[in-house]
This is a predicted structure of a 68-nucleotide RNA (transfer RNA) from uncultured Cephaloticoccus sp. It matches the Rfam family "tRNA". By type it is a transfer RNA. RNAcentral holds the sequence, with entries from MGnify.
Order: sequence, then structure tokens, then C1' cells
RNA sequence: CUGGUAGCUCAAUGGUUAGAGCAGAGCACUCAUAAUGCUUUGGUUGCGGGUUCGAAUCCCGCCCGGCC
Repeated sequence: CUGGUAGCUCAAUGGUUAGAGCAGAGCACUCAUAAUGCUUUGGUUGCGGGUUCGAAUCCCGCCCGGCC
């Protein structure tokens, strides 16, 4: 200096219910498997405070990773 958000890879640039792909589960299709389609599970947004009507987002401290 940069990052930490679902099992993994990542979005969300102060405001509706934090979403997508992959992965998992169920169903359809098939003689069967794969592929494909439909449905669905899964989150104390690293931790603790602050600002604000409202914070994943802004500010402060701490922890962890990467780079110089």
C1' cells in the first nucleotide's frame, strides 16, 4: 500500500429482502450415467467501538493474509 462478504471464486460505490457463478440437496429427462432444465439449502459481511434516521460500504483500534 492492498485485501478479509455462502463450502470455493467474486459482486454489491450510505437506503427495497446482502446477490451471481461453481459446489451441495430434490425433481424432470434417460434402459442407465453424463449433459441439460426447474426448484432449493447455505451469511452474526474478520473482531470491537464510533458517526448517521439508516453502515458490508464512512471513521478509529485490533487480528489475519498478500505486495513493496